Overview
A computed fold for a 73-nucleotide RNA from a Minisyncoccota bacterium, annotated as transfer RNA. Its Rfam family is "tRNA". From the family's description: Transfer RNA (tRNA) molecules are approximately 80 nucleotides in length. The sequence was found in a public genome assembly. The prediction has a mean pLDDT of 82.
RNA sequence: GCCCCGUUAGCUCAGCCGGUAGAGCAGGAAGCUCUUAACUUCAAGGUCGUGGGUUCGAAUCCCUCACGGGGCA
Numbered sequence: 001g002c003c004c005c006g007u008u009a010g011c012u013c014a015g016c017c018g019g020u021a022g023a024g025c026a027g028g029a030a031g032c033u034c035u036u037a038a039c040u041u042c043a044a045g046g047u048c049g050u051g052g053g054u055u056c057g058a059a060u061c062c063c064u065c066a067c068g069g070g071g072c073a
Stems, first nucleotide, its partner, number of pairs: 001072007010025004019056001028042004049065001051063003
């Protein structure tokens, strides 16, 4: 220098062909218990890496840059 993959909640990850974002765990509250743990229930938590473009509509498609990983030279 070139190519490929990845970047989504605090963490690990889903999200098929564009229709407006979810799970588990962690943390919070409540129940249960003499108490803790376990278990059950509830609520909260996101500019979907950056900046543009296309579109009625973008996490998803196109371009750019950044970061991480891998390959080639």